[in-house]
RNA sequence: GCCGCGGUAGCUCAAUGGCAGAGCAUUCGCCUGAAGAGCGAUUGGUUGGGUGUUCGAUUCACCCCCGCGGCA
Numbered sequence: 001g002c003c004g005c006g007g008u009a010g011c012u013c014a015a016u017g018g019c020a021g022a023g024c025a026u027u028c029g030c031c032u033g034a035a036g037a038g039c040g041a042u043u044g045g046u047u048g049g050g051u052g053u054u055c056g057a058u059u060c061a062c063c064c065c066c067g068c069g070g071c072a
Stems, first nucleotide, its partner, number of pairs: 001071007010024004018055001027041004048064005
């Protein structure tokens, strides 16, 4: 340099045009002599950045940034 895959909550990942979610974690409560486990609730997001298409973009197109893999 070329090709492919990926970037979404603190972490691991869904959602593939139509209200952004789950698990873990945080915080609070129940339980316990206390803690852990368990149960219930709560907090959390410029969906990497920009422009475009569309009534509507996490999703589609283009440019850029970052990571991983392959070829040279």

A computed fold for a 72-nucleotide RNA from a Candidatus Jorgensenbacteria bacterium, annotated as transfer RNA. Taxonomically the source falls in Candidatus Joergenseniibacteriota (Bacteria, Bacteria candidate phyla). Its mean pLDDT, the model's own confidence on a scale to 100, is 83. Rfam family: tRNA. By type it is a transfer RNA.